[in-house]
Context: one part of a larger RNA
Molecule: small-subunit ribosomal RNA, central domain
Organism: uncultured marine eukaryote
RNA sequence: UUGGGCGUAAAGAGUCUGUAGGUGGUUUGAAUAGUCUUUUGUAAAAGCCAAAGGCCCAACCUUUGAUAUGCAUAAGAAACUUUCUCACUUGAGUAUGGGAGAGGGAAAGGGAAUUCUCAGUGAAGCGGUGGAAUGCGUAGAUAUUGAGAAGAACACCGGUGGCGAAAGCACUUUCCUGGACCAUGACUGACACUGAGAGACGAAAGCUAGGGGAGCGAAAAGGAUUAGAGACCCUUGUAGUCGUAGCUGUAAGCGAUGGAUACUAGGUAUUGGAACCUCUAAAAAGUUUUCAGUAUCGGAGCUAACGCGGUAAGUAUCCCGCCUGGGGAGUAUGCUCGCAAGGGUGAAACUC
Repeated sequence: UUGGGCGUAAAGAGUCUGUAGGUGGUUUGAAUAGUCUUUUGUAAAAGCCAAAGGCCCAACCUUUGAUAUGCAUAAGAAACUUUCUCACUUGAGUAUGGGAGAGGGAAAGGGAAUUCUCAGUGAAGCGGUGGAAUGCGUAGAUAUUGAGAAGAACACCGGUGGCGAAAGCACUUUCCUGGACCAUGACUGACACUGAGAGACGAAAGCUAGGGGAGCGAAAAGGAUUAGAGACCCUUGUAGUCGUAGCUGUAAGCGAUGGAUACUAGGUAUUGGAACCUCUAAAAAGUUUUCAGUAUCGGAGCUAACGCGGUAAGUAUCCCGCCUGGGGAGUAUGCUCGCAAGGGUGAAACUC
């Protein structure tokens, strides 16, 4: 609980698509459902309110009026909303022509490094630490040279740079494929915004099946440290990390900031286009203008302050989600989803 809010105090759902619903550009004519004006009826009495009167006054009582505004009824108005209708092009979409991008999926290829195997050289240590030890090594290690195998990740370029709804995306090439942007203003003619339920996607970890397994590395073991050391450090090392097919559905999933539209000083940097001009052999470059992003400083304004500030936390409108003292508690219970782990929904007693 008809209020006020949601960057940091409680509060924006992880993200998108979209059903119902809510909201919706300019314009002609009509209707009159909403809306507005008036008529009539009704809304018991008492009470409240106003005026007058009666008890000496008052409380109290009596009379008259008004109020309440709702419902129904009839007559009108037509600006706005609504419905139908004639149109429009600025919103939205389509078309044509461009250039940009780690956007997604699949396949093929590449080099550096690491580990292992084999062979050569070589001879006593290596490794590791704060210092050591466990460990490895005369059955020849470490080091070094050559050959081979494997798996995972892609140095430099690389950038408050780009792309994606978010999660996220980076070696190279090819194929398939989504979206955005710019220019033209050719086509459609409001086709739009949001979105309860619903559906799809969703890091890491985890689960199921069968693969793979170099490095790293929960668990585990050993060595140290320490009063102890179930840790930090060291030596090993299983699951996992990788790929395929499913499941799980959560994160400080963060810009801790929902989406859409319009308006509101400037400066600087940068990414992708476009136009004109300057310069040039041409390119590159530069000035000015413009569209779409990404950052930074900052005015008005806002804010409890910090700060935000045309990418708003400013000024407004529309739609959704959410909050309502701390703890108990994201617990219990019920329902539902899941193989499980658990997820979603989600209290109360009590206490301060």